[in-house]
Context: one part of a larger RNA
RNA sequence: AUUUUUCUAAGGAACUAGGCAAAUUGACUCUGUAUCAUCUGUAGAAAGAGUGCUUAUAAAGCUAAAAUAUAAGGUUUAAGCGACUGUUUAUCAAAAACACAGGUUCCUGUAAAUUAAAAAAUUAUGGAGAGGAACUGACACCUGCCCAGUGUUAGUAAUAUAAUAUAUGUAACAAAAAAGUAUAUUUUUUCUUACAUAUAAAAAUCUAAUGAACGGCGGCUGUAAUUCUGACGGUCCUAAGGUAGCGAAAUUCCUUGUCGGGUAAGUUCCGACCUGCACGAAAGGUGUAACGACUUAAACACUGUCUUAGAAAAAUUCUCG
Numbered sequence: 001a002u003u004u005u006u007c008u009a010a011g012g013a014a015c016u017a018g019g020c021a022a023a024u025u026g027a028c029u030c031u032g033u034a035u036c037a038u039c040u041g042u043a044g045a046a047a048g049a050g051u052g053c054u055u056a057u058a059a060a061g062c063u064a065a066a067a068u069a070u071a072a073g074g075u076u077u078a079a080g081c082g083a084c085u086g087u088u089u090a091u092c093a094a095a096a097a098c099a100c101a102g103g104u105u106c107c108u109g110u111a112a113a114u115u116a117a118a119a120a121a122u123u124a125u126g127g128a129g130a131g132g133a134a135c136u137g138a139c140a141c142c143u144g145c146c147c148a149g150u151g152u153u154a155g156u157a158a159u160a161u162a163a164u165a166u167a168u169g170u171a172a173c174a175a176a177a178a179a180g181u182a183u184a185u186u187u188u189u190u191c192u193u194a195c196a197u198a199u200a201a202a203a204a205u206c207u208a209a210u211g212a213a214c215g216g217c218g219g220c221u222g223u224a225a226u227u228c229u230g231a232c233g234g235u236c237c238u239a240a241g242g243u244a245g246c247g248a249a250a251u252u253c254c255u256u257g258u259c260g261g262g263u264a265a266g267u268u269c270c271g272a273c274c275u276g277c278a279c280g281a282a283a284g285g286u287g288u289a290a291c292g293a294c295u296u297a298a299a300c301a302c303u304g305u306c307u308u309a310g311a312a313a314a315a316u317u318c319u320c321g
Stems, first nucleotide, its partner, number of pairs: 001316008010307002014305001019302001027051005036041001038138001052062002063066001074300007081292002086098002102136007113122003139287004144217003149214002151210005158205002164200009174190006218236005245279001246276001257273005
């Protein structure tokens, strides 16, 4: 000097991004226990009292003011997020991310879905009270409007239609047969080619439904006996113009918005307001007891975190002998 450990006057978070680290608390017995609440919890809430030795125990007595050493919760308040126990980036992230029970929709009748070139297999020791796909995520109260576009499902009155196939007709060539005295001429059949007509599919156009399907959910302007505001009116556009609830929010740029609370003093925090740049209803909306090595703010206790340093021990290193 470094590391680890111990102690400290007065103060007690003034430290710091942040009480990080450290300290406090701690075991057992007894008393006692608010708010909220899903009535189980919260809760070891909080706040208090006791604890030795002697003696088998008690009484009494003795020092003392009692868990000796190891071991062994600090507590409370408010808010956000996620209901919870659980899972995760082995080796910088444990969380508000994932999962979850519960909710809803869609598909599937020896199946759908998935793997595979196929055979075949999983699903399935199963059978719609089952299996698969997707979204949401306990519980409570709820889940608004829009089907114009995209998608999906259903339908077939109408529109237009290909290759190809069949049928019919016309024309041409060729062949065969019959009639005919006959090389003429006439008739019939077959094949090929070309053209025309008729019939025949789904998708599509079209029609309808569908949002816990992908998604979307407006401008301008006038107006009430001071002013302000605008219940009310006008107009344009739209498929429809954002309902309930919440709101400077994990979302608010301007912004340290304004008001209130807490502090001597508060860009954070809590409660309101609403001017929502750019919340909003299963990408769920709003609440919520319990839970959380989560995030934020505050208080009590406590302390070398700090004011401001000091002292001691051990180990290591270095110098001299």
Molecule: large-subunit ribosomal RNA, domain IV
Organism: Colpodellida sp. T79014-1